Overview:
Predicted 3D model of a 711-nucleotide part of an RNA (large-subunit ribosomal RNA, domain II) from a Candidatus Aenigmatarchaeota archaeon. The coordinates come from a structure-prediction model, not an experiment, and the mean pLDDT is 83. It matches the Rfam family "Archaeal large subunit ribosomal RNA".

[in-house]
Context: one part of a larger RNA
RNA sequence: GUCAAGGAGUUUAUUUUUGUGGCGAGGGUAAUUCAAGUACCCAUAGCGAAAGCGAGAACUGCGCAGCGGCUUCGUGCCGUCAGGCAGUCAGGUUUGAAAGAGCCUACAGUCACAAGGAUAAGACCUGAAGCUAGUCGAUCUAGCCCUUGGUAGGGUGAAGUCUGGCGAAAGCCAGAUGGAGGCCCGGUAGAGAUGCUGAGAUUCAAAUCGCUCACGUAACCUGGGGCUAGGAGUGAAAUGCUAAUCGAGAUUAGCGAUAGCUGGUUCCUCUCGAAAUAUGCCUCAGCAUAGCCUGGUCGGAGAUGGAUGGCGGGGUAUAGAUACUGAUUGGGCAACCAAGGACCGAAAGGUCCAGUUGUCCUGUCAAACUCGGAAUCUACCAUCAUCGCAGAAGACCGGAGUGGGAGCGCCGGGGUAAGCUCGGUGUUCGAAAGGGCGAGAACCCAGCCUAAAAUUAAGGUCCCUAAAUUCAAGCUAAGUGAUAAAAAGCGUCUUCAACCUUAUACAAUAGGGAAGUUGGCUCAGAAGCAGCCACCUUUUAAAGAGUGCGUAAUAGCUCACCUAUCUAGGUUGUGGGCCUUGAAAAUGGACGGGACUAAGCUUGGUACCGAUAUUUUAGAUUCCUAAAAGGAAUAUGGUAGAGAGGUGUCCUGCUAGGGCAGAAGUUCUCUCGUAAGAGGGAAUGGACCUUGCAGGAAUAAGAAUCUUGAU
Numbered sequence: 001g002u003c004a005a006g007g008a009g010u011u012u013a014u015u016u017u018u019g020u021g022g023c024g025a026g027g028g029u030a031a032u033u034c035a036a037g038u039a040c041c042c043a044u045a046g047c048g049a050a051a052g053c054g055a056g057a058a059c060u061g062c063g064c065a066g067c068g069g070c071u072u073c074g075u076g077c078c079g080u081c082a083g084g085c086a087g088u089c090a091g092g093u094u095u096g097a098a099a100g101a102g103c104c105u106a107c108a109g110u111c112a113c114a115a116g117g118a119u120a121a122g123a124c125c126u127g128a129a130g131c132u133a134g135u136c137g138a139u140c141u142a143g144c145c146c147u148u149g150g151u152a153g154g155g156u157g158a159a160g161u162c163u164g165g166c167g168a169a170a171g172c173c174a175g176a177u178g179g180a181g182g183c184c185c186g187g188u189a190g191a192g193a194u195g196c197u198g199a200g201a202u203u204c205a206a207a208u209c210g211c212u213c214a215c216g217u218a219a220c221c222u223g224g225g226g227c228u229a230g231g232a233g234u235g236a237a238a239u240g241c242u243a244a245u246c247g248a249g250a251u252u253a254g255c256g257a258u259a260g261c262u263g264g265u266u267c268c269u270c271u272c273g274a275a276a277u278a279u280g281c282c283u284c285a286g287c288a289u290a291g292c293c294u295g296g297u298c299g300g301a302g303a304u305g306g307a308u309g310g311c312g313g314g315g316u317a318u319a320g321a322u323a324c325u326g327a328u329u330g331g332g333c334a335a336c337c338a339a340g341g342a343c344c345g346a347a348a349g350g351u352c353c354a355g356u357u358g359u360c361c362u363g364u365c366a367a368a369c370u371c372g373g374a375a376u377c378u379a380c381c382a383u384c385a386u387c388g389c390a391g392a393a394g395a396c397c398g399g400a401g402u403g404g405g406a407g408c409g410c411c412g413g414g415g416u417a418a419g420c421u422c423g424g425u426g427u428u429c430g431a432a433a434g435g436g437c438g439a440g441a442a443c444c445c446a447g448c449c450u451a452a453a454a455u456u457a458a459g460g461u462c463c464c465u466a467a468a469u470u471c472a473a474g475c476u477a478a479g480u481g482a483u484a485a486a487a488a489g490c491g492u493c494u495u496c497a498a499c500c501u502u503a504u505a506c507a508a509u510a511g512g513g514a515a516g517u518u519g520g521c522u523c524a525g526a527a528g529c530a531g532c533c534a535c536c537u538u539u540u541a542a543a544g545a546g547u548g549c550g551u552a553a554u555a556g557c558u559c560a561c562c563u564a565u566c567u568a569g570g571u572u573g574u575g576g577g578c579c580u581u582g583a584a585a586a587u588g589g590a591c592g593g594g595a596c597u598a599a600g601c602u603u604g605g606u607a608c609c610g611a612u613a614u615u616u617u618a619g620a621u622u623c624c625u626a627a628a629a630g631g632a633a634u635a636u637g638g639u640a641g642a643g644a645g646g647u648g649u650c651c652u653g654c655u656a657g658g659g660c661a662g663a664a665g666u667u668c669u670c671u672c673g674u675a676a677g678a679g680g681g682a683a684u685g686g687a688c689c690u691u692g693c694a695g696g697a698a699u700a701a702g703a704a705u706c707u708u709g710a711u
Stems, first nucleotide, its partner, number of pairs: 001711006011121013026042003046053002056089001058088005066080005090105006124264002127261001131254006142228006149221002151218001153185003156181001160177007190215001192213001195211002198209002230246001232242003267646006277290005291402002293399006302387003306384005312378002319370002325366003330361007340353005405429010434445003449619007459609003462594003468606001470605006481596001487581003491578004496573005508565005514538003519533003544559001548557002620636002623631002647700001649697006656690003665684008
C1' cells in the first nucleotide's frame, strides 16, 4: 500500500418550544405489594426591595373568516360579526405632598409520549506540551569510600655526594658520581578523540570503520564491593550526567486533565437558501447582540431596485477669475522715500536702484474658493407596469449558519508602485454548471428537472475545426497585424488654407549676368568678396557698389537677376489615417499551430456555424390540496444551513408464511423504482429465513499520519 472487521451528537436531570392524546379551573404524583390522599409540584392575582396591601364578567368604534339575506351572477352588495385591531372610563399596587409615572385587571391549564433547542455533567470522536501525588531506579553515567591489578624501550640529567683546583673565610669553579620531574620521544599495555567535515547511512553499529592525531609515573588507568535521587543527587561547571530518557528520570494514579486549535464524523430524494457587515468584549484564529437564511402561527390588502410626468431637494463633473477666500506670470502709469544698497554734498539734504501703495493691461490655479452649473440621484404625488386572497405588507415563536472574503467596472483617501492598502457603489466568484476568450475562480454570452427536435447569443466561417477562400469601398508592405510612451520621419494616403502659374510657373538645359568703377576709406596690396563708411547713377530683357569658391593683389568659376528651349502644374503651411524608428535577458520557440499580402486594418451589407439560452412535444416534481380529477406559474443550479418525505440493518410483540423436493450467505445475470433500494432466474452452498402492523436501537463507512488482524 491493499483487503477484512471495528470506528464518532449518546444518556440522565432541569428547563423551553412544537405536535399528538387524557382530564380540565383544575391537572399530576415520589418512596411503597396494592389502593387512596387534605404531603408536595404546576396553574388559578397582582404590585412592591420589603413590611405589606390586594383587582371590570364595564363601554364604544372598525372589521377578516363564518353565518344569514339580496343579486344585474361581478365571488358583487347589505346585515350580524367569535378571534383580530383601535380607543374611553373605572379598578389593584409601588412611588410621590400632589400632579403624574411604572406594572397589572375576567383568563386555560396540567400530565404523558415523540421531536427541535438550552443548561449541568467527559457530553460528537481522536490529539498535546504540561501540573500534582505515590512508587521504582547509580548493572549506563557523576562524585566519594574500602579493596585488587597495570604502566615495553629510549632520552634529558635537578639536589646531594666524592675528587681536584682556588680562597683568610663565606664559599666558588671543573670533572666524576647521582637519578629528581603533574620533564621529553614512544604504534608497549592502557586510556582518549584533532583533521579528513573520508567510508558507512533500511548500517557491522539507534555514534561504527579507516587513515591521521593527542596522553602515556600521574590531579594516571582499571576489576570487585559499597554510598548519594527527582526540585533531589552528583558535577575540575557543559544545565553536563542520573540505564539509547534530563532547563527537572522512569512509571502508576488524579485522567476521558484542558485545548477559543488541527483532523475526522457513515443511506437516498425533494423545497428554500446565507454570511464574510455593525456594536461591545485582556477583544482581533473566539464569543454575545443586531443584520442576512429557514420552518411554523397570526394577520387580511396591499407591496415594489421598473417606466413616464408633476412638484420639491442639491452644489458634484465641467467651468470661472473686479463674484468672495487663497495661490500666481509679465508689463504700463501715478504717488511715496521710513528702513536697505549706490552716488553727490561740509551739512541740511538731493538723485538712482530695489521696495511700498494705488490703478490699468496681460497670463495661470484650488479637496477644505464659487458669480454660475449639468448629466445622474432623490422625498412625495399621479398614471402605467410587475407581484399579491392559490394570501402581499406587517407581527410573534422555534432552528440556524456567518461575523478570515476575493476579482472586475466606475468614484475617491494613502502609496514611486504593486495580483498593494483603506472606503463608496454595482457586479460576478465564493455557493454556478454550459458556450466563447489556445489553456485560466472572477472577463464576454448565459443561470443546468428528464428525453428529443428546432432557432439564436457571445464568438466565429483557408486547414487543424462546425460555418463565406462572401459582397462593396478604402488603407497598410511593416509579416505591421501578432506588446508600450515622450520624441522623431522628403515612408505613404488624405482634409483645409495661402502664394506662383499659357503674360508659361517649379525643375532641368543653353545664353546673358554690363558701364561710371579698381565706389570712398584703410592698407605693402584691398580691384564685388580682410575690415570701416556709403550702397548711388547709366545702358538695359536683366544684371547686387555683389551669394559663395578663389588670388599676394588681379585673373578665373559661380549665384542673385533676365532671355530662350521645354511643358502643366508647382511651392509652403496646417490637421487626420496607416506605417517606420524609439523597442534590451538569459536552453531553441511561438499569432493556439500550420500558414496568410489577406486568411491584416477601417467602414458597410448579405448568408451560415455556434450553448444545458429561447421555442416546440412528452414526462417527473413543486403549489391550489390530505387524495383523485381538474387547474396555476416568468416555478424546479446551489456551499454553510433550516424544513419535508422515504430506503436499509439488528432486536422484541402480535400476525402470516417459506425451507434438506434445498434456508441464509456467495457468484453471474434480467426486470422494476428519480434514488437509497426491491424482486426474479441460474450456479454454488448445506440449515435456517421471512411478509404485514407496531415498538425499541451500541442502526448505514473512503478518508481521522484512525484501531486491530491478514498479506